This is a predicted structure of a 504-nucleotide part of an RNA (small-subunit ribosomal RNA, 5' domain) from Bdellovibrio sp. Rfam family: Bacterial small subunit ribosomal RNA. The prediction has a mean pLDDT of 82.

Context: one part of a larger RNA
RNA sequence: GGACAAACGCUGGCGGCGUGCCUAAUACAUGCAAGUCGAACGAGGAAAGCCCUUCGGGGUGAGUAUGAGUGGCGCACGGGUGAGUAACGCGUGGAUAAUCUGCCCUCUAGUGGGGAAUAACCAAUCGAAAGGUUGGCUAAUACCGCAUAAGACCACAGUAUCUGCGGAUACAGGGGUUAAAGAUUUAUCGCUAGAGGAUGAGUCCGCGUCCGAUUAGCUUGUUGGUGGGGUAAUGGCCUACCAAGGCGACGAUCGGUAGCUGGUCUGAGAGGAUGAUCAGCCACACUGGAACUGAGACACGGUCCAGACUCCUACGGGAGGCAGCAGUAGGGAAUCUUGCGCAAUGGAGGAAACUCUGACGCAGCGACGCCGCGUGAGUGAUGAAGGCCUUCGGGUUGUAAAGCUCUGUUCUAUAGGAACAAAAAAAUGAGUGUACUAUAGGAGAAAGGACCGGCUAACUUCGUGCCAGCAGCCGCGGUAAUACGAGGGGUCCAAGCGUUGUUC
Repeated sequence: GGACAAACGCUGGCGGCGUGCCUAAUACAUGCAAGUCGAACGAGGAAAGCCCUUCGGGGUGAGUAUGAGUGGCGCACGGGUGAGUAACGCGUGGAUAAUCUGCCCUCUAGUGGGGAAUAACCAAUCGAAAGGUUGGCUAAUACCGCAUAAGACCACAGUAUCUGCGGAUACAGGGGUUAAAGAUUUAUCGCUAGAGGAUGAGUCCGCGUCCGAUUAGCUUGUUGGUGGGGUAAUGGCCUACCAAGGCGACGAUCGGUAGCUGGUCUGAGAGGAUGAUCAGCCACACUGGAACUGAGACACGGUCCAGACUCCUACGGGAGGCAGCAGUAGGGAAUCUUGCGCAAUGGAGGAAACUCUGACGCAGCGACGCCGCGUGAGUGAUGAAGGCCUUCGGGUUGUAAAGCUCUGUUCUAUAGGAACAAAAAAAUGAGUGUACUAUAGGAGAAAGGACCGGCUAACUUCGUGCCAGCAGCCGCGGUAAUACGAGGGGUCCAAGCGUUGUUC
């Protein structure tokens, strides 16, 4: 000198764009953050409005909207945090002839015929509640047989090509096994099997990835083999048996610290430091463990078990998990609103209308940062008054003020008024009567902070008297202090200026 997710002191006019718990992965009141489909299913089933009316009601709306339930898809995305992890976790380059992939795209073939239940509901009943128990009725794209069936799967024998020599691919043979679901109405959406693609994921490997030797030896499923099991898949992943191996001064093991990267800051570079915001990957979801469902989880707003904590209780038993968005307490030098909207972008469901979406788009708060603008411009000498200094002559503040002539950025009021909206047309805007434009008013409402001994730009007077105090280093202060405090003057920055902290 630069930088900052900064904080503190003094000060503070406006706008744009960013950014905002670095500490207690501490505990959380309250609200919201994941639903959707009636064009899968059964049962139940409105209202407004309109028409009629004997004023009681009836019809239509309409078996429409729709609470609950069965079923499907989603809930594994999106959002948060960085506790753990020194590791194939991440980065980079490969391998998968050792693998899976819902929805989506392309192609091929099919969608025949049956059955038995069960929730909802009804009845009875237990419980304070949470929640159950028994009996009975019923539907389906829920569940289960049968049929059909391949180039799918299984075992058997064959040929060709490739090969990393393990095997893979293609062709063709006979044998065995395996499927389906309908809906709305007339053309679609589905369903089943297979092949390919796309996307996403799993696994393995080379290289790179902090400090300590005042950590030198570590290891028994340990290292390898065989058989078996398990997985989508390789593998001590697991198991039985056999062998005795494997790693280490090129740092094993142990201990400490830490999410990694693209990047960011600095620097001429090499390098050093760092990993907020944005993006990719990983890990976690009160703590520990486990599986279920599913294409995908060992699952933040799912389940089970154990624990700590909090809450309810009729004491028998139950309920909960903000490291989602706001917000509260606590901790701290320190970090925001319990806001608006689905208008846009994106996501889930749906044929669609649409519904949901604290993702997101916006607004609010904070000079926290960067950038831009303003706080007026011109003229004005008797160099006014006042202040300060003075050698008492004067000097300085100083064209500064006043005065005169203007301007209108910003401000205030009024009027007008967007884009963001979108693919045939129409409709649709939270922000918003915002940005912007015009007119009028009015210099009116808008300047401070640090420093002035040297480094280092900027000097004098008074007060104080080694006191009070200053200080980044050198050092000032003990009666003439340019170094302390105040006044005047000056210097440097400027809606900021200084201090502290960290880093180059």